[in-house]
Context: one part of a larger RNA
RNA sequence: GGCUCACGGGGGAUGCCUUGGCACCAAGGGCCGAUGAAGGGCGCAGCACGGCGGCGAUACGCCUCGGUGAGUUGCCUAGCAAACGUAGCCGAGGAUGCCCGAAUGGGGAAACCCAUCCCGAUGUUAUGUCGGGAUACUCCGGACGGUGGAAGUUCGGAGAGGUAAGCGGGGGAAGUGAAACAUCUCAGUACCCCGAGGAAGAGAAAGCAACCGCGAUUCCCCUAGUAGUGGCGAGCGAACGGGGAACAGCCUAAACCGGUGGGACUUAGUGGGCCGGUGCCCUAUGCUCCAUCGGUGUUGGAAGACAUACCUAAGGGACGCGCCGGCAGUCCCGCGGUGGCCACAGCUACUAGCCGAAAGGUCCUGGAAGGGCCUGCCAUAGGGGGUGACAGCCCCGUAGGCGAAAGGGUGAGUGGCUGCCGGGUGUGUUCUUAAGUACCACGGGACACGAGGAAUCCUGUGGGAAUCUGGGGGGACCACCCUCCAAGGCUAAAUACCCUUGGUGACCGAUAGUGAACCAGUACCGCGAGGGAAAGGUGAAAAGCCCCCCGGGAGGGGAGUGCAAAGACCUGAAACCGUGAGCCCCCAAGCCGUCGGAGUCCCGAGCGAUCGGGAUGACGGCGUGCCUAUUGAAGAAUGAGCCGACGAGUUGCUUUUGGUGGCGUGGUUAAGGAAGCGGAGCUUCCGGAGCCGUAGCGAAAGCGAGUCCGAAUAGGGCGCUUGUCGCCAGGAGCAGGCCCGAAGCCGGGUGAGCUACCCAUGGCCAGGGUGAAGGUUCGUUAAACCGAACUGGAGGCCCGAACUCGUGAGCGUUGCAAAGCUCUGGGAUGAGCUGUGGGUAGUGGUGAAAUGCCUAUCGAACCCGGUUAUAGCUGGUUCUCCCCGAAAUGUAUUGAGGUACAGCCUCAGGAGUUCCCUUGGGGAGGUAGAGCUCUGGAUGGGUUAGGGGGCGUGAGCUUACCAAUCCCAACCAAACUGCAAAUGCCCCAAGGCAUAUCCUGGGAGUGAGACGGCGGGGGAUAAGCUCCGUCGUCGAGAGGGAAACAGCCCAGACCAUCGGCUAAGGUCCCUAAGGGCGAGCUCAGUGGGAAAGGUAGUGGGGUCCCGAAAACAGCCAGGAGGUUGGCUCAGAAGCAGCCAUCCUUGAAAGAGUGCGUAAUAGCUCACUGGUCGAGGGGUCCUGCGCCGACAAUGUAACGGGGCUUAAGCUCGCCACCGAAGCCGUGGGUUCCGACUUCGGUCGGGACGGUAGGGGAGCGUUCCCGUUCCGGUGAAGUCGUGAUGGAAAUCACGGUGGAGGGACGGGAAGUGAGAAUGUCGGCAUGAGUAGCGUAACUUCGGUGAAAACCCGGAGCGCCGCAAGCCCAAGGUUUCCUACGCAACGGCAGUCGACGUAGGGUUAGGCGGGCCUAAGCCGUAGCCGCAAGGCGAAGGCGAUGGACAGUGGGUCAAUAUUCCCACCCCAUCGGACGACCGUUACGAGCCGCGAGGGGGAACGGGAAGGUAGGUGAGGCGUGUGGAUGGUUUGCACGUCCUCCGCUGAAGGCGAAGCCGGGGGAGGCCAAUCCCCCCUGGAUAAGUAGCUGAGGGCGGAGGGGACUUCGACUUCGGUCGGGGAACCUCGCUGAACCUAGACCGUCGAGAAAAGCCACGCGGCCAGGGCGUCUGAUGACCGUACCGCAAUCCGACACUGGUGGGCUGGGAUAAGCGUCCUAAGGCGCAC
Repeated sequence: GGCUCACGGGGGAUGCCUUGGCACCAAGGGCCGAUGAAGGGCGCAGCACGGCGGCGAUACGCCUCGGUGAGUUGCCUAGCAAACGUAGCCGAGGAUGCCCGAAUGGGGAAACCCAUCCCGAUGUUAUGUCGGGAUACUCCGGACGGUGGAAGUUCGGAGAGGUAAGCGGGGGAAGUGAAACAUCUCAGUACCCCGAGGAAGAGAAAGCAACCGCGAUUCCCCUAGUAGUGGCGAGCGAACGGGGAACAGCCUAAACCGGUGGGACUUAGUGGGCCGGUGCCCUAUGCUCCAUCGGUGUUGGAAGACAUACCUAAGGGACGCGCCGGCAGUCCCGCGGUGGCCACAGCUACUAGCCGAAAGGUCCUGGAAGGGCCUGCCAUAGGGGGUGACAGCCCCGUAGGCGAAAGGGUGAGUGGCUGCCGGGUGUGUUCUUAAGUACCACGGGACACGAGGAAUCCUGUGGGAAUCUGGGGGGACCACCCUCCAAGGCUAAAUACCCUUGGUGACCGAUAGUGAACCAGUACCGCGAGGGAAAGGUGAAAAGCCCCCCGGGAGGGGAGUGCAAAGACCUGAAACCGUGAGCCCCCAAGCCGUCGGAGUCCCGAGCGAUCGGGAUGACGGCGUGCCUAUUGAAGAAUGAGCCGACGAGUUGCUUUUGGUGGCGUGGUUAAGGAAGCGGAGCUUCCGGAGCCGUAGCGAAAGCGAGUCCGAAUAGGGCGCUUGUCGCCAGGAGCAGGCCCGAAGCCGGGUGAGCUACCCAUGGCCAGGGUGAAGGUUCGUUAAACCGAACUGGAGGCCCGAACUCGUGAGCGUUGCAAAGCUCUGGGAUGAGCUGUGGGUAGUGGUGAAAUGCCUAUCGAACCCGGUUAUAGCUGGUUCUCCCCGAAAUGUAUUGAGGUACAGCCUCAGGAGUUCCCUUGGGGAGGUAGAGCUCUGGAUGGGUUAGGGGGCGUGAGCUUACCAAUCCCAACCAAACUGCAAAUGCCCCAAGGCAUAUCCUGGGAGUGAGACGGCGGGGGAUAAGCUCCGUCGUCGAGAGGGAAACAGCCCAGACCAUCGGCUAAGGUCCCUAAGGGCGAGCUCAGUGGGAAAGGUAGUGGGGUCCCGAAAACAGCCAGGAGGUUGGCUCAGAAGCAGCCAUCCUUGAAAGAGUGCGUAAUAGCUCACUGGUCGAGGGGUCCUGCGCCGACAAUGUAACGGGGCUUAAGCUCGCCACCGAAGCCGUGGGUUCCGACUUCGGUCGGGACGGUAGGGGAGCGUUCCCGUUCCGGUGAAGUCGUGAUGGAAAUCACGGUGGAGGGACGGGAAGUGAGAAUGUCGGCAUGAGUAGCGUAACUUCGGUGAAAACCCGGAGCGCCGCAAGCCCAAGGUUUCCUACGCAACGGCAGUCGACGUAGGGUUAGGCGGGCCUAAGCCGUAGCCGCAAGGCGAAGGCGAUGGACAGUGGGUCAAUAUUCCCACCCCAUCGGACGACCGUUACGAGCCGCGAGGGGGAACGGGAAGGUAGGUGAGGCGUGUGGAUGGUUUGCACGUCCUCCGCUGAAGGCGAAGCCGGGGGAGGCCAAUCCCCCCUGGAUAAGUAGCUGAGGGCGGAGGGGACUUCGACUUCGGUCGGGGAACCUCGCUGAACCUAGACCGUCGAGAAAAGCCACGCGGCCAGGGCGUCUGAUGACCGUACCGCAAUCCGACACUGGUGGGCUGGGAUAAGCGUCCUAAGGCGCAC
């Protein structure tokens, strides 16, 4: 270390539970708000810090009325104290109700700041303080006012804002679908905006319909996916009519009449005064027009008015120019009808409550009885919950019944008030009946209807009627007919949605169900819009462990409680981490298993031998994880660290097929209705509207068992019938549609705290250098120019810090840092850098331009929504068994990795010698091969035109040149064929085989293929290449062989078997089987890699020579002469080269085969003789060898060892081994057949399998029925055993402590190993990297413990900072005490951590006043809406204005407290002089105008001051073992304010002091300005300004200290307290001073302040001095270049302004050292 067992830790699965959710039903309810909402902020308690709930300064509550009531002071949350109990609690109605918010007095950064007027309270001589009310804007009405219906003032009323869903309207996308896309679709959806209500909208026919009729609207079921519409694509999609729910109808305008007001006209034979008569009268009392009010009137078989006639009714009175008669009208009284409102009686849901039956056991178990057993009882109550386990009878309740002062409901009854109606019929040359309307044209939109033949509705532009003898509609239009009456309006219910209460669930049960069971829209993240968690369980009861021991504590051990420690918690799985025990492992090699198996250990049985079981597993055989994707994966292709939980074909509608059931005198109801029961439910019934079927054919008219085409009675096509409604299953369509996944598109918002640019207002830039213009002087000139010196101090000038930027390099790269560090570098008075406030916004902005930047995001930000966009793409897709089983092809495709149809698979039904094989017979055909006639190619020869060359003067000749034709010969061809197979294919027949075939219908998958053989194309007769054909295998196929090796060889695995036979291939060992037999070959380890080519390796065969007349080889000898042949050459003699190559001697010897020389020479050879003595040589074919032969870690080219008459090769023979093949034995499933006692039996066949089809089952959750189990122990969980063919199941034991099962059915959120899945837990890496710029050491203290805390000493670091002070930002981090779990990169006694207590004091500091950019915004302008601008006015600092300094003090604050001195404003008092008192007006308030405020940049100089430094004086201390040092050393010698003085200087004649005038300053002005004029002074006046100094006053501080107290012995506190001077040097960037000079780029506004007038108020007032009083509100702690800010951190980064000493170094804020001061950076 491995396996196993036991016991733990850790973790939080599982089971059980539920306070919380989800869905639906019923009933009830449905707006809130200026009487201040919704929503918030801040407060309120005896102890009360926080949160939730409640409440509001009357603050855990107040009042009244009811109910209940013995307790109460809410919950987390216990306790103490003090109370109440006529409390408390519940209900109804009142009161109070801070601040913000529409927010409304003004402002504003919501919960804050600042007011004005009136009234009241309180207190001052005096401002003051507090309370109440009013004060926004718009509209309407009244009044006032006014020339006015204007402006304005005032009184009253209304509006404003919020609101989830539903509703009406104004605007209005895109992803997507159409496999692209534009019309179209998505969709009038999402979204934005406006508006209303409890509902909204619609609604009482200018409607439908069809010649019959209906009679407002809305909603449901049908009609119907019909008619239509539609790139006639995708899609979109009615109506009429029928059945139901609910039902309800009305009012104006006009004609006409009358009243009122106004305007015209009329002087009458004609009008009027109601009519007639008569008389009289009238001049507006007439008539007409306009306006307004009232009456009338409201319709289409037209109606109404008016006139007239008639009828009816209910009346009485009054009125009218006189009288008489009549009539209508009006008014009053009365009557009838019909509405509305209010009140009340009565009744009563609801908002509190009350009553409410019935059980026991001294039994059993138990901690507990509600369980078991026994015996009872109630029930209009056996719903439910609780109680120590499961309760009708224990408790609360339940059934049933009862109950309200108040609110609420109802209210048919009663009463009151009030509106409305009250005639009918006939007749008519009268009147009225909705105008920029209907309608038309053009452009659009809506209608299901996309411009279409397009009616109908709406309307932007233009045109523009009729008036009942009229008008609209009936899908262009016209006629006839029918129907209706527009251009005004109102209207309940049935419908939609939500809330409350009650109820229900084959809904969830803590990763589920809401995001949220828990203090959740919380924590946390983000600038913001916005995003958005995790987290339940002790027990019956806290009985929550008194006490003892160890420990600083935490924690642990005992004891105790309890049924049980269940102890902060139920159960308590797994990963993971341990402890103990048994066995195994240290010479051995890997998917870690499986098969065999020794030894050791343990248990059981047996007396024992032994047997059975368990743990381990030496050694041996075989053996390449899983998933996905693929032609093909162990693959070094994808995915997974491990474990647990969660995690993917569902649902609705339509449709099709199959199964099953009902009915089939065809079937069936939908919405809806009724009854029963406790019930939305269920059951039964009603409901026949509708649907399917019953007849088809045709484009249709139409005809019809037929019909259409057609001349056809011809022919052909389609027909000549059976269904329908449920349930279940397979498939399709529409929906997100199996799950997860984009980049993107569109809409509405949020962002310029980063960054870009711009606007406004502020700030910053050490030091050094260069030396422009100009100037002065000199020279020069007639004068200039010019030159020189000096002066001067310019510049997108130079060097270089701060600052800013980021050039190069290195480091860093899980960093210090999501851009840094170090060195180096660019700019550094400018187009510079920077702070604060603001502006520009995504179809956009900004951009010295890089597609840069717009919050770590930019070729189009971010957030939310459309949204489950779409994804022909990738990944993933969960239990079991049985049967069959593919494809990677064709055609087409904006098609090629997709899809459609076909092919191939499966299931069901049906058909039939249908398929297949062999044999026989009959066919079509032009491939292999062959051939060369054709078509072409191509060679030789012959022949021969023609051409070329040559010769010739020419005729012509010639030619080994080119060459047609023809002939001969030999050839080539996919696109040549006068030939032509094999095989294949078609047909027929027979035989064989046995469903293999075909048809119809349901369901698929496949349409990437790979290799091998054969035949080909492409390529290079390359490829593990590519494309076809054909067969095979793999794919989807295991087994044996090929060492290993998808595609090769053998062979197709149902299971078991320690039986047998074989195939390929093998038989020496590894390794099963032959060291087999016979005959040869090979020597190369050839075998056991390779070519051209080479080879006297060797075997076999053929052929030709030589050879006893002596071959071949060796040895001995000769190898000569002419001659050095000739030529050439320097030489060339056999042997550089050229030519020739003879002759002689001889056995033989070349004018020479090589070596060699300068050339000779020399050595050889050929050739000859001798010796030797039998075969020798050449060549051709062939077997096996050899050379050719070079690669990277190491033999490494037989699998290895090893093999040589073989264990190699060839031939022949025998035997054996060898597979999941075949056989034997046993078994399973299934098909067929036969038999059957229906249980099955027998016989035969089959059973590899991916995509895929079909079949049968297991398990999980819940429901119903039946029936069981359970405290004597359910589920879960941990083990052991058993059973079954699998999914699985059962039993027993431990744990656990309350539920659970079986059977028969039903319904599904129903099965996990993979999705870089989601969430949680735990590993690994690893005790590894690291512990974040610089340094600590030591002694002491504290403490349980000290590198780190405290103290002392030493050492070190910073010192233009790493010190000190502000602003921003943070928001208690500040101080003290006590703590150490967590936080702190270690530890910790310490801390910026935890707990508690404490701490921030202002007239003068900042805010308040003023205005800038900008923002808001009245009037006004613009815009579908929302809204955008915007005079006036306001807000808004980064600017303007404005009164305090020093010291002391606390643990923590100080310009704030204290001390001291001083100042400002306001309100009083006293004194003083002055002005004024009715106006020529002091003063105050308001307003206006004027002045002023007031500004650039650069430069240098002056006078000062701060600061520094030197010397002296003075004060104090000290004066040191050795040598020296009383002229030494050290420290200190200071600060501020006020008053007076008014100095250096500056401005100042364009001024000052007067007089006069003026069309200017929006009116006015005595002011300003302008003009005229007079005057004074000049040392630049008057006047203004002005640092500093001096004088005076005052206060503080102060070294030191022998004094006192305390002490950690270092100091601390208290007291005392000196000198507090002089001179010199240096010297600012500060002050004088925004001065002065220069230059060009010409450099805010308003207020405070000064003076002036106008208006108002008003009689006293201001000024000076002294004196008294008042001065409210907010900020104030602490950090602040950083451990408190921005960067996720105690982070080497970033962050604006001010102060910033000394020495050295040219200068310097550079650099080095150092002071004060601060640190040593938390292993």
The part of an RNA shown here (large-subunit ribosomal RNA, half A) has 1723 nucleotides and comes from a Dehalococcoidia bacterium.
Rfam family: Bacterial large subunit ribosomal RNA. Gene Ontology terms of the family: ribosome and structural constituent of ribosome.